Predicted 3D model of a 684-nucleotide part of an RNA (large-subunit ribosomal RNA, domain II) from a compost metagenome.
[in-house]
Context: one part of a larger RNA
RNA sequence: GUCAGCGAGUUUAUAAAUAUAGCAAGCUUAAGUCGUUAGAUAUAGGCAUAGUAAAAACAAAUUUUAAUAGAAUAUAUAGUUAUAUUUAUAAGACCCGAAAUCGAGUGAUCUAGCCAUGAACAGGUUGAAGAUGUGGUUAUACACAUUGAAGGACCGAACUCAUGUAUGUUGCAAAAUACUGGGAUGAUUUGUGGUUAGGGGUGAAAGGCUAAUCAAACUCGAAGAUAGCUGGUUUUCCGCGAAAUCUAUUUAGGUAGAGCGUUAUAAAAUAUUAAUUGAGGGUAGAGCACUCGAUGAGCUAGGGGAACACAUCGUUUUAUCAAACUCAACGAAACUCAUAAUAUUAAUUAAUAAAAAAUAUAACAGACAGACAGUGAGCGCGAAGGUUCAUAGUCAAAAGGAAAACAGUCCAGAUCAUAAGCUAAGGUCCCUAAAUAAUAACUCAGUGUGAAAAGGAUAUUAUAAGGUUAAGACAACCAGAAGGUGGGCUUGGAAGCAGCCACCCUUUAAAGAAAGCGUAACAGCUCACUGGUCGAAUGCUAUAUAAUACCGAAAAUGUAUAGGGUCUUAAGUUAUUUACCGAAGCUAUGAAUAUUUAUUAAAAAUAUGGUAGCGGAACGUUCUGUAUGUCGUUGAAAAUAAAUUGUGAAAUUUAUUGAAGAUAUCAGAAGUGAGAAUGCUGAC
Numbered sequence: 001g002u003c004a005g006c007g008a009g010u011u012u013a014u015a016a017a018u019a020u021a022g023c024a025a026g027c028u029u030a031a032g033u034c035g036u037u038a039g040a041u042a043u044a045g046g047c048a049u050a051g052u053a054a055a056a057a058c059a060a061a062u063u064u065u066a067a068u069a070g071a072a073u074a075u076a077u078a079g080u081u082a083u084a085u086u087u088a089u090a091a092g093a094c095c096c097g098a099a100a101u102c103g104a105g106u107g108a109u110c111u112a113g114c115c116a117u118g119a120a121c122a123g124g125u126u127g128a129a130g131a132u133g134u135g136g137u138u139a140u141a142c143a144c145a146u147u148g149a150a151g152g153a154c155c156g157a158a159c160u161c162a163u164g165u166a167u168g169u170u171g172c173a174a175a176a177u178a179c180u181g182g183g184a185u186g187a188u189u190u191g192u193g194g195u196u197a198g199g200g201g202u203g204a205a206a207g208g209c210u211a212a213u214c215a216a217a218c219u220c221g222a223a224g225a226u227a228g229c230u231g232g233u234u235u236u237c238c239g240c241g242a243a244a245u246c247u248a249u250u251u252a253g254g255u256a257g258a259g260c261g262u263u264a265u266a267a268a269a270u271a272u273u274a275a276u277u278g279a280g281g282g283u284a285g286a287g288c289a290c291u292c293g294a295u296g297a298g299c300u301a302g303g304g305g306a307a308c309a310c311a312u313c314g315u316u317u318u319a320u321c322a323a324a325c326u327c328a329a330c331g332a333a334a335c336u337c338a339u340a341a342u343a344u345u346a347a348u349u350a351a352u353a354a355a356a357a358a359u360a361u362a363a364c365a366g367a368c369a370g371a372c373a374g375u376g377a378g379c380g381c382g383a384a385g386g387u388u389c390a391u392a393g394u395c396a397a398a399a400g401g402a403a404a405a406c407a408g409u410c411c412a413g414a415u416c417a418u419a420a421g422c423u424a425a426g427g428u429c430c431c432u433a434a435a436u437a438a439u440a441a442c443u444c445a446g447u448g449u450g451a452a453a454a455g456g457a458u459a460u461u462a463u464a465a466g467g468u469u470a471a472g473a474c475a476a477c478c479a480g481a482a483g484g485u486g487g488g489c490u491u492g493g494a495a496g497c498a499g500c501c502a503c504c505c506u507u508u509a510a511a512g513a514a515a516g517c518g519u520a521a522c523a524g525c526u527c528a529c530u531g532g533u534c535g536a537a538u539g540c541u542a543u544a545u546a547a548u549a550c551c552g553a554a555a556a557u558g559u560a561u562a563g564g565g566u567c568u569u570a571a572g573u574u575a576u577u578u579a580c581c582g583a584a585g586c587u588a589u590g591a592a593u594a595u596u597u598a599u600u601a602a603a604a605a606u607a608u609g610g611u612a613g614c615g616g617a618a619c620g621u622u623c624u625g626u627a628u629g630u631c632g633u634u635g636a637a638a639a640u641a642a643a644u645u646g647u648g649a650a651a652u653u654u655a656u657u658g659a660a661g662a663u664a665u666c667a668g669a670a671g672u673g674a675g676a677a678u679g680c681u682g683a684c
Stems, first nucleotide, its partner, number of pairs: 001684006011091013026047003032041003051058002061073004094232002097229001101222006112196009121186001123155003126151001130147006159183003164179004198214001200210003235618006245258005260366001261364006270353010286336002291332003295328004302321002304318005370395003374391006400411003415591004420587003426581003429565003435578001437577006448567001455551002459548006465541002467538002476533005482506003487501003512527001515526003592608006619673001621670005629663003638657008
């Protein structure tokens, strides 16, 4: 892992609700007793029949009270017993699952310390004290030699430990092996016996060790501890069908009340949409009349600076600041003179529905982690598949078609069947069902057919206004572009062209006291401006507006942001038009179930996606009665296979195997249905 078997809503008491049954102003027994069983008996007790009051007590009334007032609670009869189902409470209470807690015991054959009594340590090295001798000293000291043998001394086996590496990691081994390494006369190692016991021991102390178990051992018990937590919870069909919000919570992944679901009953007439007539409002936008902020100008108090005056007061003035006021133009969630659309709400009318929706009571729930896209807002960076609200949608609990693929987008809500038709979104060159459709334009960038900005540019197209132009424009080419004058000043110099001031006159077809390069300063080259050539429009006004393209445009395996092939008067883009395809939508034909209308029936209409969950109806298994029956050796149960029937759980029949029991029907009772629980046991 597979297969087979086992494996979880049950039991008792009390209470309530619903259904059914008996009796009914009553209903009913419990223990016990008798009896083989069925049952009989037992009338204690319980509930109901009357309430009020704290109570005595009184009573259709009672209590309060001085009260006969007032007030509160009652009063016009349905209960009770049994059974079943559901729920609640108390119990292990649907099943499995802790780490822990407490009690009583068992362990020091492992290991830690201690006690008693024994044992062990090859070989080699070093050579302390002391001693002796000689020298030496007044005597010591001291020196040398010999001797001597010390040491938590040295090297290194046994022994003991375990530093590093490798192997091993279903091992040789639940800690080993190989090589290497530390100690090796000592705080050494070790045998045997004994001793200390669980909040205790022992510990050269690591929370170490205390029998492969230690931040509190092991065994049994309390015990089915508790688990607001995780996992699991077994047949079928039918009807309806949620929530992820509010309030509260030692509350936030729990629970309770409300909202939302289901079922039953009751009463009543309502509900939705639209229109009309009303109602309140202070949002969007707007505005500046208030409040706050804020710009410019004017006017003008008052400050600051300067001059004059000066005992004091003061007078004049200004590149200065400026209240109030005036004019112009502004900003605002916590500004509003004024003020929408939607939304809310009342009445009336109309249409639609009457099967739907709403209301009340009772019983039973689930749910209180929500997600995304649109719109309006707060927070955030006007970030997030972010976060928090509001509103309506989808998913959740929704399949089908479209978006290549896709929970939340678009279309559309699957009762079942059909080799029938029409459409939605979206599509119609091929993959791929349907237009290589029509008309008019645009785009050349493979733009595009599913991503991008500010900004940049004689890209192309369309529309519109003005200027110039046969008295010749625009562009190009040819020629001229002069004189007073080197204007004055400044300056070393300043001559059109460093800088300051002025910017005139003359000759002309025209020519600036000069728009740009250039020189040290001149010179030199262009420009404005003029003539000629040319011969028709002109990018002259920064032309404007609209459309489509271009650049801006860089990422990591491989084109890789049309799904691909590919596509250029498109198979791209824009506008208009027709046809077709396209879904479980709609229609058609047939069938099933439910509800309603209606009923002798027939029939008709409507409905039938569904998680949590509520309700209804069934199938099968074991046992009991039915059954002293029925079936069975002319072959039971069971197994295998096939066919048939039923919406289904399943059932029936036939054939084969099998070899002795099985059981209709209608009832009753449950150890009553497995694919999941890292389920349990067994087999492979």

The full RNA is in RNAcentral, with records from SILVA.